Notes
This is a predicted structure of a 110-nucleotide RNA (SAM riboswitch aptamer (S box leader)) from a soil metagenome.
RNA sequence: UCUUAUCCAGAGUGGUCGAGGGACGGGCCCGAUGACACCCGGCAGCCUACCAGGUUUUCCCGCCUGGCGUGGUGCUAAAUCCCGCGGAGAUCCAAUUCCGGUAGAUAAGA
Numbered sequence: 001u002c003u004u005a006u007c008c009a010g011a012g013u014g015g016u017c018g019a020g021g022g023a024c025g026g027g028c029c030c031g032a033u034g035a036c037a038c039c040c041g042g043c044a045g046c047c048u049a050c051c052a053g054g055u056u057u058u059c060c061c062g063c064c065u066g067g068c069g070u071g072g073u074g075c076u077a078a079a080u081c082c083c084g085c086g087g088a089g090a091u092c093c094a095a096u097u098c099c100g101g102u103a104g105a106u107a108a109g110a
Stems, first nucleotide, its partner, number of pairs: 001110007012040001014039003020030003024084004041076003045073003050067006080103001085100005
């Protein structure tokens, strides 16, 4: 860089540090009552080890479902915090609803 899948579930009254942080733009938020980051703890999305059930005439493999949390990652304010481009609905305007896309994040593969 490309492909595929997922993104309204879940997760701290802990420790260290000390000023910005939430990808980008606009908004709106978080933050000295200590954010962000790191450590510890936790969660269980993807792959994986294991277990159970189903599928199979029987066993194994494979596939499907569920569990578990072994290992690899990931995540642990707010829906990816909301919008960003296009279409549809509704509306006097504004506010607003739905669908698809872009961008982004994560995993697996190339």